[in-house]
RNA sequence: GGGAGCAACCGAACGGCUGUGCGCGGCAACGCGUAAGGAAAGUCCGGGCUCCAGCAGGGAAGAUGGCUCCUAACCGGAGCAGGUCGCAAGACCUGGAAAGUGCCACAGAAACAGACCGCCCGACGGCUGCCCGUUAGGCAAGGGUGCAAAGGCGAGGUAAAAGCUCACCUCCUGUCAGGUAACUGACAGCGACGGCAAACCCCAUCUGGAGCAAGACCAAGCAAAGCCUUGGGUCCCUGCCCCUUUAGGCUUGGGUAGGUCGCAUGAGCGCAGAGGCGACUCUGCGCCUAGAUGAAUAGCCGUUUAGAACAGAACCCGGCUUAUGGGUUGCUCCCCUAA
Numbered sequence: 001g002g003g004a005g006c007a008a009c010c011g012a013a014c015g016g017c018u019g020u021g022c023g024c025g026g027c028a029a030c031g032c033g034u035a036a037g038g039a040a041a042g043u044c045c046g047g048g049c050u051c052c053a054g055c056a057g058g059g060a061a062g063a064u065g066g067c068u069c070c071u072a073a074c075c076g077g078a079g080c081a082g083g084u085c086g087c088a089a090g091a092c093c094u095g096g097a098a099a100g101u102g103c104c105a106c107a108g109a110a111a112c113a114g115a116c117c118g119c120c121c122g123a124c125g126g127c128u129g130c131c132c133g134u135u136a137g138g139c140a141a142g143g144g145u146g147c148a149a150a151g152g153c154g155a156g157g158u159a160a161a162a163g164c165u166c167a168c169c170u171c172c173u174g175u176c177a178g179g180u181a182a183c184u185g186a187c188a189g190c191g192a193c194g195g196c197a198a199a200c201c202c203c204a205u206c207u208g209g210a211g212c213a214a215g216a217c218c219a220a221g222c223a224a225a226g227c228c229u230u231g232g233g234u235c236c237c238u239g240c241c242c243c244u245u246u247a248g249g250c251u252u253g254g255g256u257a258g259g260u261c262g263c264a265u266g267a268g269c270g271c272a273g274a275g276g277c278g279a280c281u282c283u284g285c286g287c288c289u290a291g292a293u294g295a296a297u298a299g300c301c302g303u304u305u306a307g308a309a310c311a312g313a314a315c316c317c318g319g320c321u322u323a324u325g326g327g328u329u330g331c332u333c334c335c336c337u338a339a
Base pairs, nucleotide, nucleotide: 001335002334003333004332005331006330007329008328009327010326012304013303014302015301016300017299018298020035021034022033023032024031025030037310041321042320044319045318046317047316048315049211050210051209052208054240055239056238057237058236059235061207062206063205064204065203066080067079068078069077070076081094082093083092084091085090095202096201100200101199102196103195104194116143117142118139119138120137122135123134124133125132126131151169152168154166155165156164170192171191172189173188174187175186176185177184178183215261216260217259218258224252225251226250227249228248229247231243232242233241268287269286270285271284272283273282274281275280
């Protein structure tokens, strides 16, 4: 100097004029303060909060899936293990197919235990030379098909062959050692069993339901009538227990469609210190940071070279995912060059 990997951050600023929601002050006019995001988004996970009184057992259904840890919790995160890819920094993947069932397109004889070509022995015939034909059998070594073909490779062995036997390697099982564990290493074996579980299934762990239009309160107003079910306790069943003696539902008709709370002090933010490899935790100090309900957070002008990204809160919080013009920073790897 070039190329690449990982992580983090900014998200126009300042000034003037006009205006909006909320809060405070003021009799009022008005003044002062404050007012969107890193994703407010998708609503994909998890939790708080609220109601369904409650507890226990079983079932169904669903979710998760290497191990250990973090956390309120998690389809989240940190560290580590094994595998694949990459020269590397690094990225991605993850229970069980040796329980059972099922599937494995096309091609291929065969997709799990397989004779199409082929190899070999015997018998018979042709013919007689090593060959050819028929036929009872043996063989997974070679060819060919396929994403995938019955552990790999070498030697022995045989009529030809084969884990049939042996050495090494791979896998599996067992023992021992190390590690919290995933896992790793050594030794032994009379073990050699194709793939798919985002097919059913098995194993382990977890999960009650509905949601701020939850729910609580105040005020105003009205007119009831008919029908159905019979106890209810928010997936189903059972038991205990609780609640109610009527309750629930539907249809027609009538009334209302106002206000307050929930709702902004919170698993909160910033700084410092301590513990931990880290996620994170603890302690101290400081800060208060939108709260609407037809729903505010805006418009114009000027300067900064230019102003042009994605995008707008609606109970709150932790994550994940997706969108994002332009710009900044840190760490690491590879190549080239120079000293």